Context: one part of a larger RNA
RNA sequence: GGCGUACGGGGGAUGCCUUGGCUCUUUGAGGCGAAGAAGGACGUGAUAAGCUGCGAUAAGCCGCGGGGAUUGGCAAAUACGAGUUGAUCCGCGGACAUCCGAAUGGGGAAACCCACCUGAGCAAUCGGGUAUCCAAUAAUAUUGGAGGCGAACCCGGGGAACUGAAACAUCUUAUUACCCGGAGGAAAAGAAAACAAUAGUGAUUCCCUUAGUAGUGGCGAUCGAACGGGGAAGAGCCUAAACCGUUUAUGUUUCGGCAUAGGCGGGGUUGUAGGGCCGCGAGGUACGGCACUGAUUGAAGUGGAAGCGCACUGGAAAGACGCACCAGAGGGAGUGAAAGUCUUGUACACGUAAGAUCAGUUGUAGUUAGCGGUACCCUGAGUAGGGCGGGACACGAGGAAUCCUGUCUGAAUCGGCCGGGACCAUCCGGCAAGGCUAAAUACUACAAAGAGACCGAUAGUGAACCAGUACUGUGAAGGAAAGGUGAAAAGCACCCCGAACAGGGGAGUGAAAUAGUACCUGAAACCGUACGCUU
Repeated sequence: GGCGUACGGGGGAUGCCUUGGCUCUUUGAGGCGAAGAAGGACGUGAUAAGCUGCGAUAAGCCGCGGGGAUUGGCAAAUACGAGUUGAUCCGCGGACAUCCGAAUGGGGAAACCCACCUGAGCAAUCGGGUAUCCAAUAAUAUUGGAGGCGAACCCGGGGAACUGAAACAUCUUAUUACCCGGAGGAAAAGAAAACAAUAGUGAUUCCCUUAGUAGUGGCGAUCGAACGGGGAAGAGCCUAAACCGUUUAUGUUUCGGCAUAGGCGGGGUUGUAGGGCCGCGAGGUACGGCACUGAUUGAAGUGGAAGCGCACUGGAAAGACGCACCAGAGGGAGUGAAAGUCUUGUACACGUAAGAUCAGUUGUAGUUAGCGGUACCCUGAGUAGGGCGGGACACGAGGAAUCCUGUCUGAAUCGGCCGGGACCAUCCGGCAAGGCUAAAUACUACAAAGAGACCGAUAGUGAACCAGUACUGUGAAGGAAAGGUGAAAAGCACCCCGAACAGGGGAGUGAAAUAGUACCUGAAACCGUACGCUU
């Protein structure tokens, strides 16, 4: 020096555990904000650095309800208190709520600086007001509204490239990412100028299918319907106009009016055309807001069955043994190991403010259908359509219908007009150029309850732990590591070694201290000590 054995050091794998995650289900909620939000700064405790709570009324104040013995958060200890005259705690409602922040009196390098008007006060000082835009209005008076934040879902306006086409340009990626505007609990769409095809359907939306079909396509890569069928849901309405009345303004007037433009009220709303208008006729049907009554639901919460024994093992019984019991409860969690009957709960039953939902009746505002006639009037115009250029339609200009429109044009008026995939005829379907509309559908930042052939600390969120922290970067931004004593601190009184508040040896606690806070288990690398063999 090597190998082996034993015992250690070192290290933190493995096993076990779980306070944290992940993915879903059901139900709720789907917003907050000038009555000052989201998010912060600074304060606030007897002592107080951090977290949490709160706001100069500052770990809190008031009322109502619940509850019933402790209590002054995490967080021990000391001091001083509070509480059966009901505290702490839980629920509901209210008060207070510094400064910054849309931030809004002006400014500003956020949490700071500087004002004016007005009221109170001797004063210090305190209360109220003073931003911008929009609407109403004669108005600078006054009143109302907006602004900002928020995870996804939704609608609209802009809008890529990598990529694929085995290169690349049309094409694709994709009407995606991203940016901007807007809204709601959903949004959008929506009551046929729709489909269809000689038969019919009857607003919209979503799902299954039709079907990877018909098509589209440097006919490449790709893209990709509809009709029809089956389901979910189901709901229909209001205006403009004609006509009538009233009113304002303007013009005109022979002062009687008339015309034009507008406001308000009635009327009216459709395609077997309808309405106005003219004639006739009826007092009825249904819906429904508000008020009242009742029921259900609804916060904290209340009750809630039944097991003991031992001289078994053990530190400890819930285990074993013995004999019982309850069960509308043998879901779960905890308790010194494994508990239906110990604790908390569970099944079940009960209670309840605000609120919500449903039903009923009465009272009542309101809305709502008729028959016939047809001379005249009305039925949405810079619209439909067309040319040029784009875009959307599964459809890339194609034979290209249909829809949108930047530009140039530009009808008809019910004897009318549009569509049925160029176009024409016949036939069929419908009535554009105004508007509203629940449900079925999408999503989950948030709340409650629950689930998992999901993870178990290099996993699972980046984050189980004071994490978007420490730290890095001028900045945008990037971004960790780090869990476990024990049943209980019983966290080692006292003695000794030592310079020692280091560390250790005894003693003691404990089932265990090789469980001593560098704390469960404690692998390997690596480092030693002793012994054996060996060069």

A computed fold for a 535-nucleotide part of an RNA from a soil metagenome, annotated as large-subunit ribosomal RNA, domain I. It matches the Rfam family "Bacterial large subunit ribosomal RNA". Gene Ontology terms of the family: ribosome and structural constituent of ribosome. The RNAcentral record of the full RNA draws on MGnify.